[in-house]
RNA sequence: CUUAUCAAGAAAGACGGAGGGAUAAGGCCCUACGAAGUCUUGGCAACCCCUGAAAAGGAAGGUGCCAAAUCCUAUCCCGAAGUAUCGGGAAGAGAUAAG
Numbered sequence: 001c002u003u004a005u006c007a008a009g010a011a012a013g014a015c016g017g018a019g020g021g022a023u024a025a026g027g028c029c030c031u032a033c034g035a036a037g038u039c040u041u042g043g044c045a046a047c048c049c050c051u052g053a054a055a056a057g058g059a060a061g062g063u064g065c066c067a068a069a070u071c072c073u074a075u076c077c078c079g080a081a082g083u084a085u086c087g088g089g090a091a092g093a094g095a096u097a098a099g
């Protein structure tokens, strides 16, 4: 850079000691009943992969992942409402995989 997907799924322990949820901002959350990070073990099954004609299943291997929709919004458009907000779509940004 291209393509695909992003409302599913999956946590315990040890060390650590105050932050974290990508990003400037807003909201809303998580967190001393212990954040980030590191390690160990376990798990999930998105892509590759494996079994299979398919449906479906698997988890040995390569990535990835294991609060909340990618936590929500942000820019544009449409609808409802009528100044508060709600719903939908597109774009942008981001993440992951394969090439």
Base pairs, nucleotide, nucleotide: 001099002098003097004096005095006094011041012040013039014038015037019030020029021028025073026072027071042066043065044064046063047062048061049058050057051056070093075090076089077088078087079086080085